[in-house]
RNA sequence: AUGAUAAAUGGGCAAACUUAUCGAAAGGUAAGGACGCAAAACCAUGGGUCUACAGACUAGGGUCUAUGAUUGCCAGGUUGCUGAU
Repeated sequence: AUGAUAAAUGGGCAAACUUAUCGAAAGGUAAGGACGCAAAACCAUGGGUCUACAGACUAGGGUCUAUGAUUGCCAGGUUGCUGAU
């Protein structure tokens, strides 16, 4: 220095839900709130999943479709705290 990772210190983030707001929706943002998380920090790159305004089809009901979303779904990439063994 790198990797695995126990304990401890200082801490960090914030699920569900509620309120407000943006959005066609999925979902996002802010405040409250903590289910949990050693990367639950960042990146939509691959896969998965969710939604379907618009578009196409349908007699109708509806069906298909991502340019939308999800990083607290998985993988990958980048970065960070600690330092027994």

The RNA shown here (c-di-GMP-I riboswitch aptamer) has 85 nucleotides and comes from a Bacillota bacterium. Rfam family: c-di-GMP-I riboswitch aptamer. From the family's description: GEMM was predicted in a large-scale screen for bacterial structured RNA regulatory elements. The sequence was found by an Rfam model in a public genome assembly. Of the family's consensus pairs, 95% are formed in the model. The coordinates come from a structure-prediction model, not an experiment, and the mean pLDDT is 85.